The part of an RNA shown here (large-subunit ribosomal RNA, domain II) has 681 nucleotides and comes from a metagenome. Rfam family: Bacterial large subunit ribosomal RNA. Gene Ontology terms of the family: ribosome and structural constituent of ribosome.
[in-house]
Context: one part of a larger RNA
RNA sequence: UCCGGCGAGUUAUAGUCACUAGCGAGCUUAAGACAUUCAGUGUUGGAGGCGUAGGGAAACCGAGUCUGAACAGGGCGAAUGAAGUUAGUGGCCAUAGACCCGAAACCAUGUGACCUAGCCAUGAGCAGGAUGAAGUGGAGGUAAAGCUCCAUGGAGGUCCGAACGCACGUUCGUUGCAAUGACCGGCGAUGACUUGUGGCUAGCGGUGAAAUUCCAAUCGAACUUGGAGAUAGCUGGUUCUCCCCGAAAUAGCUUUAGGGCUAGCGUUGGGAAUGAGUUUAGCGGAGGUAAAGCACUGAAUGAGCUAGGGGGCGCAAGCUUACUGAACUCUAUCAAACUAAGAAUGCCGCAUAAAUGCUUCCCAGCAGUCAGACUGCGAGUAAUAAAAUCCGUGGUCAAAAGGGUAACAGCCCAGACCCACAGCUAAGGUCCCCAAUACAUGCUAAGUGGAAAACGAUGUGAGAUUGCAUAAACAACCAGGAUGUUGGCUUAGAGGCAGCCACUCGUUCAAAGAGUGCGUAAUAGCUCACUGGUCGAGUGAUCUUGCGCGGAAAAUUUAACGGGGCUAAGCAUGUAACCGAAGCUUGGGAUUGCGCAUUGCGCAGUGGUAGGGGAGCGUCGUGUACGGGGUGAAGUACGAUCGAGAGGACGUGUGGACUGUACACGAGUGAGAAUGCCGGA
Numbered sequence: 001u002c003c004g005g006c007g008a009g010u011u012a013u014a015g016u017c018a019c020u021a022g023c024g025a026g027c028u029u030a031a032g033a034c035a036u037u038c039a040g041u042g043u044u045g046g047a048g049g050c051g052u053a054g055g056g057a058a059a060c061c062g063a064g065u066c067u068g069a070a071c072a073g074g075g076c077g078a079a080u081g082a083a084g085u086u087a088g089u090g091g092c093c094a095u096a097g098a099c100c101c102g103a104a105a106c107c108a109u110g111u112g113a114c115c116u117a118g119c120c121a122u123g124a125g126c127a128g129g130a131u132g133a134a135g136u137g138g139a140g141g142u143a144a145a146g147c148u149c150c151a152u153g154g155a156g157g158u159c160c161g162a163a164c165g166c167a168c169g170u171u172c173g174u175u176g177c178a179a180u181g182a183c184c185g186g187c188g189a190u191g192a193c194u195u196g197u198g199g200c201u202a203g204c205g206g207u208g209a210a211a212u213u214c215c216a217a218u219c220g221a222a223c224u225u226g227g228a229g230a231u232a233g234c235u236g237g238u239u240c241u242c243c244c245c246g247a248a249a250u251a252g253c254u255u256u257a258g259g260g261c262u263a264g265c266g267u268u269g270g271g272a273a274u275g276a277g278u279u280u281a282g283c284g285g286a287g288g289u290a291a292a293g294c295a296c297u298g299a300a301u302g303a304g305c306u307a308g309g310g311g312g313c314g315c316a317a318g319c320u321u322a323c324u325g326a327a328c329u330c331u332a333u334c335a336a337a338c339u340a341a342g343a344a345u346g347c348c349g350c351a352u353a354a355a356u357g358c359u360u361c362c363c364a365g366c367a368g369u370c371a372g373a374c375u376g377c378g379a380g381u382a383a384u385a386a387a388a389u390c391c392g393u394g395g396u397c398a399a400a401a402g403g404g405u406a407a408c409a410g411c412c413c414a415g416a417c418c419c420a421c422a423g424c425u426a427a428g429g430u431c432c433c434c435a436a437u438a439c440a441u442g443c444u445a446a447g448u449g450g451a452a453a454a455c456g457a458u459g460u461g462a463g464a465u466u467g468c469a470u471a472a473a474c475a476a477c478c479a480g481g482a483u484g485u486u487g488g489c490u491u492a493g494a495g496g497c498a499g500c501c502a503c504u505c506g507u508u509c510a511a512a513g514a515g516u517g518c519g520u521a522a523u524a525g526c527u528c529a530c531u532g533g534u535c536g537a538g539u540g541a542u543c544u545u546g547c548g549c550g551g552a553a554a555a556u557u558u559a560a561c562g563g564g565g566c567u568a569a570g571c572a573u574g575u576a577a578c579c580g581a582a583g584c585u586u587g588g589g590a591u592u593g594c595g596c597a598u599u600g601c602g603c604a605g606u607g608g609u610a611g612g613g614g615a616g617c618g619u620c621g622u623g624u625a626c627g628g629g630g631u632g633a634a635g636u637a638c639g640a641u642c643g644a645g646a647g648g649a650c651g652u653g654u655g656g657a658c659u660g661u662a663c664a665c666g667a668g669u670g671a672g673a674a675u676g677c678c679g680g681a
Base pairs, nucleotide, nucleotide: 001681002680003679004678005677006676011096012095013094015092016091017090018089019088020087021086022085023084026050027049028048032044033043034042035041036040054061055060064076065075066074067073099237100236102234106227107226108225110223111222117201118200119199120198121197122196123195124194125193126191128160129159130158131156135152136151137150138149139148140147164188165187166186168185169184171182172181203219205215206214212221240616241615242614243613244612245611250263251262252261253260254259264369265368266366267365268364269363270362271361272360275358276359277356278355279354280353281352282350283349284348285347292339293338297335298334299333302330303329304328308324309323310321311320312319313318372397373396374395375394376393377392378391380389381388402413403412404411417589418588419587420586422585423584424583428579429578430577431564432563433562437576438575439574440573441572442571443570449566455550456549459547460546461545462544463543464542465541466540467539468538476534477533478532479531480530482507483506484505487501488500489499513528517526518525590606591605592604593603594602595601596600617670619667620666621665622664623663624662625661626660627659628658635654636653637652638651639650641648642647
């Protein structure tokens, strides 16, 4: 991992609701007793229970009663037009282990110191080598000692190092040789040493050179059995089929936030109204949002005018001010917590009209839901960040398959009862992958299309306004571009061209600035404005707009069309076709509800998680009836069989003794999942 078997809403007693049955203003027995065909049943048994009357805390009263001073008012009742009760079955609930498995823990009784910790008693062990304390002897020395030297001696939690004990390091081992080992090194090795045997200390405890260490591979409280099926708002699992409907992820409260309760939303049954609900139109309302506005509250720009303040002058009066500046006037603005004015939607109401067709409301049984997700629109938070967060309002997913988007829960189209080698469409598409296409008029040259901003640019198309132009424009070429004058000042110099000044002038002219740049030390020189000629038709500027260009750097691999590839097979506008889904239609079939009035038609339906409701299949056993079986039961293998399904027949082989059908009843009644349990491979 697979296969087989086992494996989870049960039972009892109360309650409540539905259905079925009996009796009914009544219904019913319990224990017990008696009988018997004795795991049982029948007959008794009316004690008791529920109902027939309520009100009050009660006394008590009673179709009334309570409150109250009340003959008031009000509350709860009555008004025979009243229905209960006893069983059975089913749903749910309560108490019990209460659908099953699962803790860590808590308590009680015992068992453990053969492991290990400490202690007690009694024994045992420690190769060899080294060092050389005290003491002692001798010699020297001294008055005598201290003292010195040489011997002797053999101390020490002394030294080196085996046994023995320990465990500091690497490596190996890591389904090991081993649930802690092996090799090589390492430390202690006469001691607080090591060790044998016997004994003592016990779990709310012992022991501890102390680490929460050890107390039998178990230790922040051992193990064993019991309380015990502890408890688990938590995780996992929970077994056949079909049909009808079908949610929620919200509010309030919660030592509450991943749990609950009530409401909301689902389902089933019953009931209710000339009659509710929903939508549209009409009519009548409330309102202060968007946009807007500046009358209020604030913010805020420029100007004018003008109190006041500051500065200056003045002894003062006062005067003055390129300072500041409230209010006022004009001008241009801003606001979630501003509004004089003010929509669209939405909301409320209606004895109005239409549409829809039970969608509405009430009662009762049973739920599930309280982690929601993205997307469009309107706000907050955040950074007008997030596949972020929090509200409102639609949608989809959740619980929805199909088609499109290359792939892709939440986007677009569209809601799958079944069958069909029939047709039409939606979104989206029509060169090939890949079903289906052509045309017309433009645009784009960037592979733009097939990612991106501010900003930049004689890209190119369209429209508009305007200057100049056959009295010849724009561009190019040829020629001129002068003179007072080197304007004045300044300056070393300043001659059009460092700088300053100027009512920047005058003259000759076709035209020519007291000069547009380059240049010189300053001149010179080149050039421009301006003018003439050559040429001969357009040439400049601005605005709006379509499509393009640059801006443009990322990490395994082209990789920013899905690919091939495309100059249309790109973009825009238009026309006519086609393809395209489980949508719609057609034909056939199944089924639910309703209506006709019958056994068939018609209409409307039949996606679905949690969940509610309905109808069935199969297994084991019991009863009754009827069967089958050695001329072969059950089981089992195979087969082209029947049924909408769970499933059911039949035939053949195998097998070798039981077994089926109908109806009714009763359950240890259905497995693929529980790191399920047991067995096998």
Model confidence (mean pLDDT): 85 of 100. The full RNA is in RNAcentral, with records from SILVA.